[in-house]
RNA sequence: CGACCAUCCAGAGCGGCCGAGAGACCUGGCUCGACGACGCCGCAGCAACCACCCCUCGGGGAAGGUGCUUCCGCCAGGACCGAUGGGAG
Numbered sequence: 001c002g003a004c005c006a007u008c009c010a011g012a013g014c015g016g017c018c019g020a021g022a023g024a025c026c027u028g029g030c031u032c033g034a035c036g037a038c039g040c041c042g043c044a045g046c047a048a049c050c051a052c053c054c055c056u057c058g059g060g061g062a063a064g065g066u067g068c069u070u071c072c073g074c075c076a077g078g079a080c081c082g083a084u085g086g087g088a089g
Base pairs, nucleotide, nucleotide: 001089004086005085006084007083008082013043014042015041016040017039021032022031023030025078026077027076028075029074044069045068046067048066049065050064052061053060054059073081
């Protein structure tokens, strides 16, 4: 990098920096944003997959590797959809 598989209406925020847009792409909406969004860092938290422990049809614990912590992947349509985990090779 990656065929493929699984999941995406639950859950979980504070501080610092930055300084104008952000919500993956397009269109039409809608929502958030100088009462500082988005993004980055620190700490904390949540608990989906992998790994660990107990139990052994089931399940439970914990939080190591990732991930996540506005809105149903914001809604609808389109498209070789998007994201996360595992992953032959």
Molecule: SAM riboswitch aptamer (S box leader)
Organism: Kineococcus sp. TRM81007